Predicted 3D model of an 81-nucleotide RNA (SAH (S-adenosyl-L-homocysteine) riboswitch aptamer) from Sulfurifustis variabilis.
It matches the Rfam family "SAH (S-adenosyl-L-homocysteine) riboswitch aptamer". A reference for the family is Wang et al. (2008), "Riboswitches that sense S-adenosylhomocysteine and activate genes involved in coenzyme recycling", Mol Cell.
The model forms 100% of the base pairs in the Rfam consensus.
The RNAcentral record of the sequence draws on Rfam.
The prediction has a mean pLDDT of 77.
RNA sequence: GCCCCCGAGGAGCGUUGCAACAGGAGCCAUCCUGCCAGGCUCGGGGGUUGCGAGGGACCAUUGCAACGGCGCUCGUUCAUC
Numbered sequence: 001g002c003c004c005c006c007g008a009g010g011a012g013c014g015u016u017g018c019a020a021c022a023g024g025a026g027c028c029a030u031c032c033u034g035c036c037a038g039g040c041u042c043g044g045g046g047g048u049u050g051c052g053a054g055g056g057a058c059c060a061u062u063g064c065a066a067c068g069g070c071g072c073u074c075g076u077u078c079a080u081c
Base pairs, nucleotide, nucleotide: 001048002047003046004045005044006043007042008041009040010074011073012072013071014070015069018039021034022033023032024031025030038067
């Protein structure tokens, strides 16, 4: 770096539909239909690969997210009246 699992990022309803996925077609470029707004980030763990040379455990201190189409509702926090 890539893949997978788990947790967290307050909760829900409606809606559009890109990617992925499923089915079909094809001149194998791609197209049609369905589904679809945690697919993103952070933390923990596993697998694989590359690089590096130091690595691990413990203690102390300091800090602790940013985002998530559109519309609506609830919760939480702050401010004003």